[in-house]
RNA sequence: CUAGGUGUGGCUCAGGUGGUAGAGUGCUACCUUGGGGUGGUAGAGGCCGUGGGUUCAAGUCCCGCCACUUAGA
Numbered sequence: 001c002u003a004g005g006u007g008u009g010g011c012u013c014a015g016g017u018g019g020u021a022g023a024g025u026g027c028u029a030c031c032u033u034g035g036g037g038u039g040g041u042a043g044a045g046g047c048c049g050u051g052g053g054u055u056c057a058a059g060u061c062c063c064g065c066c067a068c069u070u071a072g073a
Stems, first nucleotide, its partner, number of pairs: 001072007010025004019056001027043005049065005
């Protein structure tokens, strides 16, 4: 430099053919225990890398940019 992939709660990931975000784990409180762990219940936490576009409506389609990554030169 060329081509491709990935970018969603702290972490690991899911989100069919667009309709205003979920799981596991972790965290907080409570119950359970003599205490801890385990187990149970409830809760907080993301507007989806970034800037635009299309659309009544975009995490989900299109374009630029950024980061990481794979292959090739």
Model confidence (mean pLDDT): 81 of 100.
A computed fold for a 73-nucleotide RNA from a Clostridia bacterium, annotated as transfer RNA.
The sequence was found in a public genome assembly.
NCBI's taxonomy places the organism under Bacteria, Bacillati, Bacillota, Clostridia.